RNA sequence: GCUCCUAUCGUCUAACGGCCAGGACACCUGAUUGUCGAUCAGGAAAUCGGGGUUCGAUUCCCCGUGGGAGCGCCA
Numbered sequence: 001g002c003u004c005c006u007a008u009c010g011u012c013u014a015a016c017g018g019c020c021a022g023g024a025c026a027c028c029u030g031a032u033u034g035u036c037g038a039u040c041a042g043g044a045a046a047u048c049g050g051g052g053u054u055c056g057a058u059u060c061c062c063c064g065u066g067g068g069a070g071c072g073c074c075a
Stems, first nucleotide, its partner, number of pairs: 001071007010025004018055001027043005048064005
């Protein structure tokens, strides 16, 4: 340099192009417990950036950026 894959709450992970983007763990608050833990109830938290297609985009297309893999170049 070329090709391919990939990017969603703090982490991991769902979501035929159509409901307020869901779940687990962690975190916060409360209940319970003599305390901690466990358990129960509740809460906050995310679609990498830009553009396009579409009535409608997390999803499809293009460009960029980050990450990964493969191939190649450099006397």
The RNA shown here (transfer RNA) has 75 nucleotides and comes from Latescibacteria bacterium UBA6620. The coordinates come from a structure-prediction model, not an experiment, and the mean pLDDT is 83. Rfam family: tRNA. Gene Ontology term of the family: triplet codon-amino acid adaptor activity. By type it is a transfer RNA.